[in-house]
Molecule: c-di-GMP-I riboswitch aptamer
Organism: soil metagenome
RNA sequence: GCAAAACUGUCGCAAGGCAGUGACGCAAAGCCUCCGGCCCGUGGACGCACACGACGGGUAGCGGGGUUGCCG
Numbered sequence: 001g002c003a004a005a006a007c008u009g010u011c012g013c014a015a016g017g018c019a020g021u022g023a024c025g026c027a028a029a030g031c032c033u034c035c036g037g038c039c040c041g042u043g044g045a046c047g048c049a050c051a052c053g054a055c056g057g058g059u060a061g062c063g064g065g066g067u068u069g070c071c072g
Base pairs, nucleotide, nucleotide: 001026002025006021007020008019009018010017011016024061030067031066032065034064035063036062037059038058039057040056041055043050
C1' cells in the first nucleotide's frame, strides 16, 4: 500500500461484480483471460438428480504466462 469473511445497498437467470462498513491475509492480493483448473448459464412446463458436445459468462485473493513497480 492492498483488502478476505461477514453485514447493508445495488446490478445480474446465475456464478459473480460495484459501493460503504470491516480486516483474513498478501512483497506485487498492481494490471492483462494467452494456457490449465474451478464455478455459472443449456438439455421439448418447472425443480432435483444425471448426462453430453458446443457456445457464452465468471474467478487475476487457484496456478502458469505477459507487463509495470516501492524500500533495501